[in-house]
């Protein structure tokens, strides 16, 4: 887009349509076929009227109702769609036929018999029904008469077969005769419709159905039919049909057309229309023109009723209804008024055909639910940044309209006809009747409806589905991988546009989604219009059959083709166009269309047939070439091995390294001899030969194919090739051999965590031969065969042939035919291909259609058999796949870097403590950090505060901020009282400031500061670092990380940034489809070395004066200080190089980025941090907020980092003396004195500091001692006394004395720093800080060892390579086992179902034979007796439906067990 739909929510009206898709299931009831009296005979009753002898009769009703006889219909119309794969059905053809009623037409319609139903009396039966007697009519039935024509049969002479009335109308008393019309009827012709048979085409699917067939096929000849035929018998012949799919299975009524589509096609076969077929199931006839018959007749079979038990009745798949079945599908309506149909002369009846109406949004298609103004942009609702914004002219308001529905009123069309009377020109008649004209009168279900008008009144009439993307439409709020959503892909784990909900929005509209189906999009089965090297897909190869395709001239033909004129292709439908319903929809006319099929007369290019020729394909002949092409036969040496001999001693053999195995019984090894069996070194190849598998010493026999030259000869013989036959590596399998070596299985022995592997020691099938079997393989060039064209370069292989150049021998060029590499154009998704196509074309064959199930089950075919060939299906996924791109990663490769390894010197890990985790405890042990890239981290400093934690006790606008409204005028300090303190009371001190009025007493207004009350708000070290800013931290101070333009490529994306070299460096040269730029890098900046210079205090002190010194004057040379400049740039020389640059000199204080520091590209870790700050959600709000005390952060069975002392003699103590450098100091640094054994203390100069103080620098060096010891190491613990700070040192400080004196004698796995003033040792300062460093930043003294080198650890950078990873190897991912689910195959077997066949039984009924005992109207003899034909009966046979027995065969179901398979 669609639908005969269902289903959910909604539903206001018309018009036209549709309306059991499933139970061809069952059916109550009513209806749906009868008419004709002008064919025939018979014929009431009810009422009414009149007569009555009251019993009754009679006329009317009425010749009506009625049934019967006939007649014609009843095979039409209606319905359904089971069956049927078929001459059913469609289109076209044909000839051996029928055909009632209808038209036309030919001759005709004479005379006669005998019966019967109806009726009547009677008699069975519960009914249906049936029987006997009796009367009777016809258009019923027999015979006869006429028969031109016709038709049948014929011995061609001839014989046989047929027929009915009726109206009228004159005239008349009635009949009859007579005329004439119609209506029959017989009979022939002939034509319209219709039927019946036939035939070339067409008409679903399965081969996992491959053979089918006995009246089967076909003559002859009888029968039989309406007619042709094995339609049916007999006899004869053995014949038909099939791979162009018989047969068997399944599954379907067929078209016209409907859907859908651009077409082509696919899909459907309701509604309407043509054809079939069927009618409860099978099976038969009978009537008749017609049927083997819906609403007929026998039979049988299942059902379902009545029933008096003996018997009978019935067939909605006709309207309507009912039950059942289903998701689902109407009224037991009205009418013959139209249309049509049956009868009839007509009137007229019948008609459930149809016409209508009713029911259902089931579809199509129209209307309508109002229309203008209306900003206070109302209220409500959501949002929200708090301002506003959506909703929104929407609403109300205010003016109007009057569709639809509602109600009053009026009112069709559809009608044509009939009937009656009149006329009645023409044609007819004697006259009239009939056509025909005119008037009256009548007929309508739908329906008082359509359609028009009038009233009123915006009144009564909007829903559904959507809103992540595809697809138009966005917000809040719930919730929190729950509940849910989904058509894909997906969303949902606390900031959901995706779920619920609200609002906005967006589509459709009396409908709106949803489900089911069918086209399409799907070039996803490709005819139109695909493919096959790697994605699915080239048969292992050949070889030939059937079939398809086929070289040049030529002549007929005209099958195909092509054109023209014609028949057909029903109507509807569909297109165009014009009308009718208001308009659509729906309908009427014209036209056009129906790609077809048949026919006539045409063309002949080109296919085809069919003949004559041709030589270019194909073949053959001759004359030469190379080859591991095949088969036999036979021969050959080198090697293993193994026997036998000789010599010989101890080990051999094997591996990364051993064992296991040989070997004093003599092995290996060595030198001779011998057996045997398998394969052929060098040649050898990128070579060569076969069709492919495959072929390798030599030789000889047979033998296939190939190339080249020559153009002798045949003369299209060609090419593919469905099925079929050959051949066909390895392993396997049978028989029979042969087996050195090698070896699947098997032992041993190693290796390992196992090692049913690899490594090694043996060793059997096997490999070999000969014969047969199998039938695959990555049998690949993953590429089928064959012909033809389409640049080139450059090997090799085999020929021919030119020419230097004439022999050899060679080069060079030309021509075949093979094999290879490399590229042009073209192809290809891409990689590649590229005269050896995967280019361009032409023929034929084979295969392919998403992944897995699966090359598997079933079933057949072939095998010994192992298993091959054919080959699904249910189920399940939302992929699988190819190439190719960019990364990452490799127990890949290159090439380089770094304290990465090595080389070295010192640690850590063992101790004791110190400090930090983690874990454990606790009322708390506040929190984060937490692999490299946590753990002396945040903390540069927790007694109290800090503090966030825990306990108790208090406060509520609050400790803190801003505003606002009421009040008050002070509060703030001190001082006392009660609490542990917050905090409460109390007392004292205090009593703003400006303006106006002013009686100067105050009063009011206003600002400032404080209190106190209300509100808004404050506050949160609560959560979320995975909402963020900002700041760090790592890779990594490693050298990358990109950008614009151009060019490459379909893209991704490459290039540039690759390569050669260089360098600390993407640093620099070069070379280059790239040219350039930009962030890093290097410089710029600080520090530090050298100098010059300018400036000398408090710094210095060489010269000079002074002093005993200390020191002062003097002085700015020197050191210092700190301001300006200078140097160092590969600038110079040597070498080496294309260059950049490298090695090396030389000068300098310094040399090749001197040293050091800051400085850290794009970018990774959802890396740290809401606890610095800052900040979105969220959560608390007399608390999770605020203030107090006291406690905790300091706890200890352990574990770990990071440090401190130490273990000692390079050392400890004690005593002498030498020499820094960077800091710091007013809430401080504090000299100097005095005093304590110290730590301190007291007192106190100086300095806000190049001026004083902290402040003595220690390692050193000198001397003395100690002597290897748990020590004169070594200092943990602990106990006593102090000292300082602090309100305060208990929990819990730090130092001093004096005394105690643990561990611990150089440290296992493993593991850390460091490359030079580096490490390692020594001390000094700072910052935090009232006080508390072993920590963490600095500062200087001393002062080293080694680096050979990159192979190995870690990291990292560049190329370049595989990849099934891309969450990127801490990836991905295999199969088995366990558990649950789910379909499937096997299976003793059971159950029904269908079908074939033999065989019995055989109803009803045609048909044949028979027969006339029983019955018998018409004829005919006969004379009223009989009898003859003929008929009913009867009997028998054939065919046969159902049923029965037996044996097969298909497909279902199910079925303990079992197997794989899928999904978790």
């Nucleotide at each position: 887009a669609a639908u005969g739909a269902a289903c959910g929510c909604u539903g206001g009206c018309g018009g036209c349509g549709u309306g059991c898709c499933u139970a061809a299931c069952a059916c109550a009831u009513g209806c749906a076929a009868g008419u004709c009296g002008a064919a025939c005979g018979c014929g009431a009753a009810c009422g009414u009227c009149c007569c009555u002898u009251c019993g009754g009769g009679g006329g009317c009703u009425a010749g009506u109702a009625g049934a019967g006889u006939g007649g014609c219909g009843a095979a039409c119309g209606g319905g359904u769609g089971a069956g049927u794969a078929a001459c059913a059905c469609g289109g076209g053809g044909a000839a051996a036929u029928c055909u009632a009623c209808c038209c036309u037409u030919u001759a005709g319609u004479g005379a006669a018999g005998a019966a019967u139903a109806c009726c009547u009396u009677c008699g069975a039966g519960a009914a249906a029904u049936c029987g006997a007697a009796g009367u009777u009519a016809a258009u019923g039935c027999u015979g006869c008469a006429u028969a031109c024509g016709u038709c049948c049969c014929u011995u061609c002479g001839g014989g046989g077969g047929g027929a009915u009335u009726c109206g009228g109308g004159a005239a008349a008393c009635c009949g009859g005769a007579c005329c004439u019309g119609c209506c029959g009827c017989u009979u022939g012709a002939a034509g319209a419709g219709g039927a019946g048979c036939u035939c070339g085409c067409g008409u679903c699917a399965g081969a996992u159905u491959a053979g089918c067939u006995u009246g089967u096929u076909g003559g002859u000849g009888g029968g039989g039919u309406a007619a042709c035929g094995g339609c049916u018998c007999a006899c004869c012949a053995a014949g038909g049909c099939g791979a162009c799919g018989a047969u068997c299975u399944g599954u379907a009524g067929c078209c016209g057309g409907c859907c859908u589509g651009a077409g082509a096609g696919g899909g459907c076969g309701a509604u309407c229309g043509g054809c079939c077929a069927c009618a409860c199931u099978g099976g038969a006839a009978c009537u008749g023109a017609g049927a083997c018959a819906c609403g007929g007749u026998c039979c049988a079979g299942a059902c379902u009723c009545c029933u008096a038990c003996g018997g009978g009745a019935g067939g909605c798949a006709g309207c309507a209804g009912u039950g059942g079945g289903g998701a689902a599908u109407u009224u037991u309506g009205c009418g013959c008024a139209a249309u049509g149909g049956g009868g009839g002369a007509a009137a007229c009846c019948c008609u459930g055909a149809c016409g209508c109406a009713g029911c259902a949004a089931c579809g199509c298609c129209g209307c309508g639910u109002g229309g203008g103004u209306g900003a206070a942009g109302a209220a409500g609702c959501a949002u929200c940044u708090u301002g506003g914004u959506g909703u929104g002219u929407a609403a109300a308001g205010c003016c109007c309209u009057g569709u639809c529905g509602a109600u009053g009123g009026g009112g069709a069309c559809u009608a044509a006809g009939g009937u009656c009377c009149g006329u009645g020109g023409a044609g007819g008649u004697g006259a009239g009747a009939u056509a025909g004209c005119a008037g009256a009168c009548u007929u309508g279900a739908a329906g008082g409806u359509a359609c028009c008008u009038g009233u009123a009144g915006a009144g009564g009439a909007a829903g559904c589905c959507c809103c992540g993307g595809c697809u138009a439409a966005c917000u809040c709020c719930g919730u929190g991988c729950c509940a849910g959503c989904a058509g894909c892909c997906g969303c949902g784990g606390u900031a959901a546009u995706a779920c619920g909900g609200g609002g906005g929005g967006g589509g459709c509209a009396a409908g709106c989604g949803u489900u089911a189906u069918u086209c399409g999009g799907a070039a996803u089965u490709a005819c139109u219009g695909g493919g096959c090297g790697u994605a699915a897909a080239g048969g292992g190869c050949a070889u030939g059959u059937a079939g398809g395709c086929g070289g040049c001239c030529u002549a007929u033909u005209a099958a195909g083709u092509c054109a023209a004129c014609u028949g057909u292709u029903a109507a509807a439908u569909u297109c165009c166009u014009c009308g009718g319903c208001c308009u659509a929809a729906c309908u009427g006319g014209g036209g056009a269309c129906c790609a077809g099929c048949g026919g006539u007369a045409g063309a002949u290019a080109c296919u085809g047939a069919u003949g004559u020729g041709c030589u270019a394909g194909a073949g053959g002949a001759u004359g030469g070439a190379a080859g591991a092409g095949a088969g036999a036969a036979g021969u050959g040496g080198a090697a293993u091995u193994c026997u036998c001999g000789g010599a010989g001693u101890a080990g051999c053999g094997g591996u990364a390294a051993a064992a296991u195995g040989c070997g004093u019984a003599g092995a290996u090894c060595u030198c001779g001899a011998g057996a045997g069996g398998a394969a052929c070194a060098c040649c050898g190849a990128u070579g060569g030969c076969g069709a492919a598998g495959g072929c390798a010493g030599c030789u000889u026999c047979u033998u296939g194919g190939u190339c080249c030259a020559u153009u002798c000869c045949u003369g299209a013989c060609g090419u593919u090739g469905a099925g079929g036959c050959a051949c066909g590596a390895a392993a396997g399998c049978g028989u029979g051999g042969g087996g050195a070596g090698c070896a699947a299985a098997c032992a041993g022995g190693a290796u390992u965590a196992g090692a049913u592997a690899c490594c090694c020691u043996g060793g059997u099938a096997g490999u070999c031969c000969a014969c047969g079997c199998u039938g695959u393989a990555a049998a690949c060039g993953a590429u089928g065969a064959u012909c033809a064209c389409u640049g080139g370069a450059u090997g090799u292989u085999a020929g021919u042939u030119u020419u230097g150049u004439u022999u050899u021998a060679c080069a060079a060029g030309a021509u075949u035919a093979g094999u290879g590499u490399c590229g042009c154009a073209g192809c290809u998704a891409a990689c590649g291909c590229g005269c050896u196509a995967a280019g361009u074309g032409a023929u034929c064959c084979g295969c392919c259609u998403g992944g897995g199930g699966a090359g598997u089950a079933c079933g057949g075919u072939c095998g010994c058999a192992a298993g091959a060939c054919u080959a699904a299906a249910a189920c399940u996924c939302a992929a699988a796949g190819g190439a190719a791109u960019u990364g990452a990663c490799g127990g890949g490769g290159g090439c380089c870097c770094g304290c990465a390894c090595a080389a070295g010197c010192g640690g850590u890990g063992g101790a004791a403590c110190a400090u930090g985790u983690g874990g454990u405890u606790u009322a708390a042990u506040u929190c984060g950090a937490u692999a490299c890239u946590c753990c002396g981290c945040g903390a540069g400093g927790a007694a109290c505060c800090u503090u966030a934690c825990c306990u108790a006790g208090a406060c509520u606008u609050g400790a803190c901020a801003u505003g606002c409204u009421u009040u008050u005028g002070a509060c703030a300090g001190c001082u006392c009282u009660a609490g542990u303190a917050a905090c409460a009371g109390a007392g004292u001190c205090u009593u703003c400031c400006g303006g106006g009025c002013u009686u100067c007493g105050g009063u009011u207004c206003g600002g400032a500061c404080a209190g106190a009350u209300g509100c808004a708000c404050a506050g949160g070290u609560g959560c979320u670092g995975c909402a963020u800013g900002g700041c760090u931290g790592u890779c990594g101070u490693c050298a990358g990380c990109u950008c614009g333009u151009g060019u490459c490529g379909u893209g991704a994306g490459a290039u540039g940034u690759u390569g050669g070299g260089u360098u600390a460096a993407g640093u620099c040269c070069u070379u280059u489809a790239a040219c350039g730029a930009g962030c890093g890098c290097a410089a710029c900046u600080c520090c530090u070395g050298u100098c010059g210079u300018c400036a000398g205090u408090u710094g210095c002190c060489a010269c000079u004066g002074c002093g005993u010194a200390a020191g002062c004057a003097a002085g700015c040379a020197c050191u210092c200080u700190g301001g300006c400049g200078a140097g160092a740039c590969u600038g110079c020389c040597u070498g080496g190089g294309a260059a950049a640059c490298c090695a090396g000199g030389a000068g300098g204080a310094a040399g090749g980025u001197g040293g050091g520091a800051a400085c850290g590209a794009c970018g990774u870790c959802a890396a740290g941090u809401c606890a610095u700050c800052a900040u979105g959600g969220u959560c608390c709000u007399u608390a999770u907020g605020u203030c107090u005390a006291g406690g905790g952060c300091a706890a200890c069975a352990c574990a770990c980092g990071u440090g401190u002392u130490a273990c000692a003699a390079u050392g400890g103590c004690u005593a002498g003396u030498a020499c820094a450098a960077a800091g710091a100091g007013c809430u401080g640094c504090a000299a100097a004195c005095u005093u304590g054994u110290a730590a301190g203390a007291g007192u106190a100069a100086g300095c806000g500091a190049a001026u004083c103080u902290c402040a003595u620098a220690a390692a050193g060096c000198u001397a003395g001692u100690c002597u290897a010891a748990g020590u004169u190491c070594g200092g943990a613990u602990u106990g006593a006394g102090g000292u300082c700070u602090g309100c305060a040192a208990c929990u819990c400080g730090a130092c001093c004395u004096c005394a105690u004196g643990a561990a611990g004698u150089u440290g296992a796995a493993a593991u850390c720093g460091c490359u030079a003033g580096u490490a390692a040792u020594c001390g000094c300062g700072u910052a935090u800080c009232a006080g508390a460093a072993c920590g963490a930043c600095g500062c200087g003294g001393u002062g080293a060892a080694u680096a050979c080198g990159u192979u190995c650890u870690c990291g990292g950078a560049c190329c370049u390579u595989g990849u099934a990873c891309a969450c990127a190897c801490c990836g991905c991912c295999c199969g088995u086992c366990a558990c649950a689910c789910c379909a499937c195959g096997a299976a003793a077997g059971c159950u029904g179902u269908c079908u074939g066949u033999a065989c019995c039984c055989a109803a009803a009924g045609u048909c044949a034979u028979c027969u006339u005992a029983g019955c018998u109207a018409a004829c005919c003899u006969u004379u009223a007796c009989a009898g003859g034909a003929g008929g009913c009966g009867g009997a028998u046979g054939c065919c046969u439906a159902a049923g029965g027995u037996g044996u097969g065969g298909g497909g279902a179901g199910u079925g303990a067990u079992u197997g794989g398979g899928g999904u978790g």

Record summary: Small-subunit ribosomal RNA from an uncultured prokaryote, 1464 nucleotides, folded computationally. The RNAcentral record of the sequence draws on ENA. It matches the Rfam family "Bacterial small subunit ribosomal RNA". Gene Ontology terms of the family: ribosome and structural constituent of ribosome. The coordinates come from a structure-prediction model, not an experiment, and the mean pLDDT is 83.